Source information:
RNAcentral holds the sequence, with entries from ENA. This is a predicted structure of a 264-nucleotide RNA (Bacterial large signal recognition particle RNA) from a Lachnospiraceae bacterium. It matches the Rfam family "Bacterial large signal recognition particle RNA". It is annotated as a non-coding RNA gene. Rfam describes the family as follows. The signal recognition particle (SRP) is a universally conserved ribonucleoprotein involved in the co-translational targeting of proteins to membranes. Of the family's consensus pairs, 95% are formed in the model.
[in-house]
RNA sequence: CCGUGCAGCCGGGGAGUCAGCGGGGCCCUGUAACCUGCAGUCCGCUACAGCAGGGGUGAUGCCGAUCCGAGGGUCCGUUUUUGCGGAGCCGCCCUUUCAGGGCAGUGAUGACGUUUGGGUCCUGCGCAAUGGGAACCUGUGAAAUGUGUCAGGGUGGGAACACAGCAGCACUAAGCAGGAGCUCUCGUGUGCCGCAGGAGUGCCUGGACCGAGCAGGCCGGGAAGGUACCGUCUGCGGGAACCGAUUCGGAGUGAGGCGCACGG
Numbered sequence: 001c002c003g004u005g006c007a008g009c010c011g012g013g014g015a016g017u018c019a020g021c022g023g024g025g026c027c028c029u030g031u032a033a034c035c036u037g038c039a040g041u042c043c044g045c046u047a048c049a050g051c052a053g054g055g056g057u058g059a060u061g062c063c064g065a066u067c068c069g070a071g072g073g074u075c076c077g078u079u080u081u082u083g084c085g086g087a088g089c090c091g092c093c094c095u096u097u098c099a100g101g102g103c104a105g106u107g108a109u110g111a112c113g114u115u116u117g118g119g120u121c122c123u124g125c126g127c128a129a130u131g132g133g134a135a136c137c138u139g140u141g142a143a144a145u146g147u148g149u150c151a152g153g154g155u156g157g158g159a160a161c162a163c164a165g166c167a168g169c170a171c172u173a174a175g176c177a178g179g180a181g182c183u184c185u186c187g188u189g190u191g192c193c194g195c196a197g198g199a200g201u202g203c204c205u206g207g208a209c210c211g212a213g214c215a216g217g218c219c220g221g222g223a224a225g226g227u228a229c230c231g232u233c234u235g236c237g238g239g240a241a242c243c244g245a246u247u248c249g250g251a252g253u254g255a256g257g258c259g260c261a262c263g264g
Stems, first nucleotide, its partner, number of pairs: 001264006008057003011029004019046005034054005061258003067252001071248005077242011090231002093226006101219003105214002113209008121198006127191002129188006136179005146171004154163003
């Protein structure tokens, strides 16, 4: 100088548990933090290495003072939140009682009270309105079976004429359509128009007398008693945040330090 193998390393920390130390579980850090099995009614050890098995790396490796400080534990204090309990001579609330204050409403455009009338309510009659019908007027209207007149044609007759009588026309019946509204009739929770009777103080309204209150609404005061709903005070707990002290302390930084054995 080279090679082979081994040591070393392949995470760490906090609280808790434990006689003590680790693991796994919980929490923090980190993403480079080997793999498998055991393990909270725990698992493995015995003084610094979890136990068992396997793998990688092996001087860009390993150890490491110092600095920094994520995060956790404990303690004091402050603040806050929540659970349970206590306090009726704390507030709030309720009841009773006492004295009666203030505010607001209405009233000489007349309170309270007295008296009188009417409407609204019910019934009856009448009237109007309204709906229907009848009578009335006009028009239309009978083929067969209304009346009158009956051309033509028919019958009787010597003739004059007579008779029956279709169509047409006119007038009508039943019916149909329209019109007016003077008449009559039937009806209507349409109207209060009229009259009468009844009911009644519920509401509205008018008149007369009298002459000053009426109504009790809201707030407040004193006393006694009550209530733990809420607020307050207080006691005992649970949680959270913050300052401080203390303790442990990851990652990072990194002075400095460092092998063993064999072979060539």